[in-house]
Molecule: transfer RNA
Organism: Lachnospiraceae bacterium
């Protein structure tokens, strides 16, 4: 300096290749219900504008540019 993968709730991931019900899952969190208390199980609840700007479409997490973070390989 060049090539390549990764980025999604608090964490760990799906989903992307075939745009389309305006974002799901486990775990964590909260409340209640059980229980003498905790655990465990059960019922419901909050939490993410898909790293970031922009473009393309009626419509983008998802297709195009750019850029940034981290990692690997190369000079």
């Nucleotide at each position: 300096c060049g090539g390549g993968g990764u980025g999604u709730g608090g964490c760990u991931c799906a989903g992307c290749u075939u745009g389309g019900c305006u974002a799901g899952a486990g775990c964590a969190c909260c409340u209640g219900a059980u229980u003498u208390g905790g655990g465990a199980u059960c019922a419901g609840g909050a939490g993410g504008u898909c790293g970031c700007a922009g473009g393309u479409u009626c419509a983008a997490a998802u297709c195009c540019u750019g850029u940034c973070a981290c990692c690997c390989c190369g000079a």